[in-house]
Context: one part of a larger RNA
Molecule: small-subunit ribosomal RNA, central domain
Organism: metagenome
RNA sequence: CUGGGUGUAAAGGGUGCGCAGGCGGACUUGUAAGUCAGGGGUGAAAUCCUACAGCUCAACUGUAGAACUGCCUUUGAUACUGCAAGUCUUGAGUUCGGAAGAGAGAGGCGGAAUUCCAGGUGUAGUGGUGAAAUACGUAGAUAUCUGGAAGAACACCAGAGGCGAAGGCGGUCUCUUGGUCCGUAACUGACGCUGAGGCACGAAAGCGUGGGGAGCAAACAGGAUUAGAUACCCUGGUAGUCCACGCCGUAAACGAUGAAUACUAGGUGUUGGGUUUUCUUACUCAGUGCCGCAGCAAACGCAUUAAGUAUUCCACCUGGGGAGUACGAUCGCAAGGUUGAAACUC
Numbered sequence: 001c002u003g004g005g006u007g008u009a010a011a012g013g014g015u016g017c018g019c020a021g022g023c024g025g026a027c028u029u030g031u032a033a034g035u036c037a038g039g040g041g042u043g044a045a046a047u048c049c050u051a052c053a054g055c056u057c058a059a060c061u062g063u064a065g066a067a068c069u070g071c072c073u074u075u076g077a078u079a080c081u082g083c084a085a086g087u088c089u090u091g092a093g094u095u096c097g098g099a100a101g102a103g104a105g106a107g108g109c110g111g112a113a114u115u116c117c118a119g120g121u122g123u124a125g126u127g128g129u130g131a132a133a134u135a136c137g138u139a140g141a142u143a144u145c146u147g148g149a150a151g152a153a154c155a156c157c158a159g160a161g162g163c164g165a166a167g168g169c170g171g172u173c174u175c176u177u178g179g180u181c182c183g184u185a186a187c188u189g190a191c192g193c194u195g196a197g198g199c200a201c202g203a204a205a206g207c208g209u210g211g212g213g214a215g216c217a218a219a220c221a222g223g224a225u226u227a228g229a230u231a232c233c234c235u236g237g238u239a240g241u242c243c244a245c246g247c248c249g250u251a252a253a254c255g256a257u258g259a260a261u262a263c264u265a266g267g268u269g270u271u272g273g274g275u276u277u278u279c280u281u282a283c284u285c286a287g288u289g290c291c292g293c294a295g296c297a298a299a300c301g302c303a304u305u306a307a308g309u310a311u312u313c314c315a316c317c318u319g320g321g322g323a324g325u326a327c328g329a330u331c332g333c334a335a336g337g338u339u340g341a342a343a344c345u346c
Stems, first nucleotide, its partner, number of pairs: 004317003007300002012314001014201004021194003025088007033081002035077008049065006091191001092188003096183004103177007110154001114150008125136002162169002206247006215241002220236004258313006266291010295302002319346003328339004
């Protein structure tokens, strides 16, 4: 390589868009490139294989046959693939009519809580813990009332719920904007699927510049605990967390399950449409859960949201360690990322 695989044993790219490439619906006609059949030429000898023969056997050698699975040419075949032309509507898309939604971006507004500031009342404690202490407090704290400021997050509703390609998204209003579903069947007429490279997006932490800073809180300091305690607990507390712009490009980025299409018992919840109806049933489409048949699976389990049965395309795996390391290349301000070995060893 082939083969076999990729939920948990090694293995699905974090996600999308998409150039090339690969693959591709129904019917008709033509062509005959692939494909198939026949003929001709060639396919050196040796080697290989088969038969026979020669050295006492064998190796070796000789003779004959077969083979040389290929290439060229010619005559045909036309099912399939290709190519050319035409037609179609079921795949795909558009129009029209409805619908739901924490989908995205920008701006405004709101209340609760927290902390701080000012003032009033008021007096000796408060806070914290397993118990304490550090800490705060007679310079008047904690508690309570009034007023003010600031930043961040949005209780209830809330759901096995919804939306998004993924990351993710939750107060409320307005503006801008993406996608989806259902119905209709008017239009286009295969316009499709996948997608190496490429491009874009991509939690948290981290980085750069400038703001902001209430609470929380790496680092750090102190108090405890302990044999010790560079921890767990407590009191503080700086980066950071927040905003704008620009980087980083990684996660148990998980359903540890790539995308698409078709098919293969059901039952029961739920979300959004539609049809129907005895008015709360039934059917249907699209999602989202649980249980379960066939089948699959090493088992666990999966089971119309497949890990079943098939097809297409991409990615990836090939014993453990060494090692996601070294070297090189490339990206990055850096941190580091991507690509990615070997010796050796078991």